This is a predicted structure of a 73-nucleotide RNA (transfer RNA) from Leucobacter luti. RNAcentral holds the sequence, with entries from ENA and Rfam. Its mean pLDDT, the model's own confidence on a scale to 100, is 80. The source organism's lineage runs through Bacteria, Actinomycetota, Actinomycetes, Microbacteriaceae and Leucobacter.

RNA sequence: GCCCGAGUAGCUCAGUUGGCAGAGCAGCGCUUUCAUAUGGCGCCGGCCGCUGGUUCGAUCCCAGCCUCGGGUA
Repeated sequence: GCCCGAGUAGCUCAGUUGGCAGAGCAGCGCUUUCAUAUGGCGCCGGCCGCUGGUUCGAUCCCAGCCUCGGGUA
């Protein structure tokens, strides 16, 4: 250089043949207990890597770029 994969919440990951963005863990509050742990209930938290394009509408489709991982001579 070329090819492939990944990029979504603090972390690990879902998601969608275009129209509401989610789970678990973590954090906070309440409850439970003599107390702690476990458990139960609730809350918080995201411009979906960046820029452009297509579209009435893009996390999703297209192009380029960036970061990480792998392959190749």